Model confidence (mean pLDDT): 78 of 100. Two RNAs folded together computationally: RNase P RNA and transfer RNA, 463 nucleotides in total. It holds a member of the Rfam family "Bacterial RNase P class A". Its family is annotated with dimeric ribonuclease P complex, tRNA processing and ribonuclease P activity in the Gene Ontology. By type it is a ribozyme. About the family: Ribonuclease P (RNase P) is a ubiquitous endoribonuclease, found in archaea, bacteria and eukarya as well as chloroplasts and mitochondria.

[in-house]
C1' cells in the first nucleotide's frame, strides 16, 4: 500500500421558499358562570419534531389490573465455573472439549501451539432407539479365515469333506464393532505377561471453583443417542397500554342453548385435583343489539454528554453540564440553488445518474434479523523500500 | 399494538407423538368400454415437505433464526 477479520462513530451538510403536527405565547369571535378564569375556534409570533436497526416480537424488567387459606400431582424455563447488572436464556472473564493448520513421534494411538466454534448437568438410577448392510448393534456373535482333536475318502507327516472344540490376531459389513502400538508369550490367540499411551480409583498439591497437576494403584469396569423419555439442581403467577382509571353517550341488562338448589355451577394470582370457603338477580357459548366520543395513564428516565477514579473486561463510583417527538385513519414532507460521496461520458470546462435498510405509537436493557457506504483502531496474510 | 396459529402433488388434507423409502381423495394425461361424449374399469406421472441453519449415522418429523398468510381484541357483559 493491498486484501480479510473483528470492534467503535457517522448514517451527508449548508440556504431560501411552501407545509404538516404537537408545545408555549398575544390578538379576535362565540359559549359558559363563580366577572376573570374556563373550553372551542380563527389568525400572527417563538422555539421542539425518528433510528441504529424505531423491525422481528426471541427474553429480562418497570407500570397496571386480578387476592380469604392450604396440601398433592403436573406444566414451562434454564444448566461447566467465577462475576456483572434492576434483571436476563444478555454480557465479561476463566475452564474444559472440538474442526482446521503447523510441530513432535519409524508409523498408529497419543502430546503440545496458534485461529475458529462450543445449547457443556448426568448415558455407573431406570426406559426406549440404533432403518439398510453385516455372523453379531449391546452384559454380543462363529460367515470367510486360524488352530486342536476325531471320522471317513484319496496319491496317507499330505489333501478333501463331515463332526466336535478353541480363537476376535487377520478379511468382510457398517455411521458406529467391546482400550491402542510394540515385544514377550501361544496349537492358533486373547490384558495372557510386560513397556509406552489412553481409562478408572484412592491420596496429595495448586486455585474462591470449574478443572489443572503428582504419587501409588486396578488389567480395563467402559458403545452411540438427553436439540428421545427421564433423572438431578435452580427458578417460575397469570394478563397486558386494546393494560388500566375517570367522565359523558346509545341500545334490547333481548333471545336460544348448556346448567342447579347443595352429590350443582362459578371465584379464591399456570393448569387439573383434595380440602375450606365465598356468590349465585351467578356461569359458559352460540345469535342479536349499540357506540365508533372526551380527559388520565404518556413520556424526567435503571436518561443523556462529558471528566476523573476502582477493574484484565463485563461494569460500577465521584463531580459538572443538558432536557432531547409525544400522534391517535396517526405528523416528522415538498420544491429550488451551491455543496460532500460514488459511477458513466467528456471538447477537461463541464454534463447526466445514484445516494441503503427502514420508519416511533407506555417505557427500558439486550438478542436476532436487515444495511449503500465513509472514518478511526487492533489482529492476520501478501507486496514493495529502507 | 398486543396474543395466538397455519404452511406437505394443481386443489383439500392425512403423515410429525415415539426421526428410518412421503401417503389418500378429487383434479390431469393414456388405455379400455361406446356410434360419439358421459359414467364406469385399468394403468401412469406429479413433491428440494415454506427459506436458511444447527442437533444426530440419519430429519417433513427435534431445536433456532427468517419470510408469507390467517384468526381474536370495545359496550350491552
Nucleotide at each position: 500500500c493491498u486484501g480479510c477479520g473483528c470492534g467503535a462513530u457517522c448514517a451527508g451538510g449548508c440556504a431560501a421558499c411552501c407545509g404538516c403536527u404537537g408545545g408555549g405565547u398575544g390578538c379576535g369571535c362565540u359559549c359558559g358562570c363563580u366577572u376573570g378564569c374556563g373550553a372551542g375556534c380563527g389568525c400572527g409570533c417563538c422555539g421542539g419534531g425518528a433510528g441504529g436497526a424505531a423491525a422481528g416480537u426471541c427474553c429480562g424488567g418497570u407500570c397496571u389490573u386480578c387476592a380469604u387459606a392450604g396440601g398433592g400431582c403436573g406444566g414451562c424455563a434454564u444448566g461447566c465455573c467465577g462475576g456483572u447488572u434492576a434483571a436476563c436464556g444478555g454480557c465479561c472473564g476463566g475452564g474444559g472439549g472440538u474442526u482446521u493448520g503447523c510441530g513432535c513421534u519409524u508409523a498408529a494411538a497419543g502430546c503440545g501451539c496458534a485461529c475458529g466454534c462450543u445449547a457443556c448437568g448426568g448415558a455407573a438410577a431406570g426406559u426406549g432407539c440404533c432403518a439398510c448392510a453385516g455372523a453379531a448393534a449391546a452384559g454380543a456373535u462363529a460367515c470367510c479365515g486360524c488352530c486342536c482333536g476325531u471320522u471317513g475318502g484319496c496319491a496317507u507327516g499330505g489333501u478333501c469333506a463331515g463332526c466336535g472344540g478353541g480363537u476376535a490376531a487377520g478379511g468382510g459389513u457398517g455411521a458406529a464393532a467391546u482400550g491402542g502400538u510394540g515385544c514377550g508369550g501361544u496349537a492358533a490367540g486373547a490384558g495372557c505377561g510386560c513397556a509406552c499411551c489412553g481409562c478408572g480409583g484412592u491420596u496429595u498439591g495448586a486455585g474462591c471453583a470449574a478443572u489443572c497437576g503428582a504419587a501409588c494403584u486396578g488389567g480395563c469396569a467402559g458403545g452411540g443417542u438427553a436439540a428421545a423419555c427421564c433423572c438431578c439442581a435452580u427458578g417460575u403467577g397469570a394478563a397486558g397500554c386494546a393494560a388500566g382509571a375517570c367522565c359523558a353517550a346509545a341500545u334490547a341488562g333481548g333471545g336460544g342453548a348448556g346448567g342447579a338448589g347443595g352429590a350443582g355451577u362459578g371465584g379464591c394470582c399456570c393448569g387439573c385435583u383434595c380440602c375450606g370457603u365465598u356468590a349465585c338477580c351467578a356461569c359458559u357459548u352460540c345469535c342479536g343489539g349499540g357506540u365508533a366520543g372526551g380527559u388520565c395513564g404518556c413520556u424526567u428516565g435503571a436518561g443523556c454528554c462529558u471528566u476523573u477514579c476502582a477493574g484484565c473486561a463485563a461494569u460500577g463510583g465521584a463531580g459538572g453540564g443538558c432536557c432531547u417527538a409525544g400522534a391517535g385513519g396517526a405528523a416528522u414532507g415538498g420544491u429550488u440553488g451551491c455543496u460532500a460521496u460514488c459511477c458513466g461520458c467528456u471538447c477537461c470546462g463541464g454534463c447526466g445518474g445514484a445516494c441503503a435498510c427502514a420508519g416511533a405509537a407506555a417505557c427500558c436493557g439486550g438478542c436476532u434479523u436487515a444495511u449503500c457506504g465513509a472514518u478511526c483502531g487492533c489482529g492476520c496474510a501478501g507486496g514493495u523500500u529502507c | 399494538g398486543u396474543g395466538g396459529g397455519u404452511a406437505u402433488a394443481g386443489c383439500u388434507c392425512a403423515g410429525c407423538u415415539u426421526g428410518g423409502u412421503a401417503g389418500a381423495g378429487c383434479g390431469u394425461c393414456g388405455g379400455a368400454u361406446u356410434g360419439u361424449g358421459g359414467u364406469u374399469c385399468c394403468g401412469a406421472a406429479u413433491g428440494u415437505c415454506g427459506u436458511g441453519g444447527g442437533u444426530u449415522c440419519g430429519a417433513a418429523u427435534c431445536c433456532c433464526a427468517c419470510u408469507a398468510c390467517c384468526c381474536a381484541c370495545c359496550c350491552c357483559a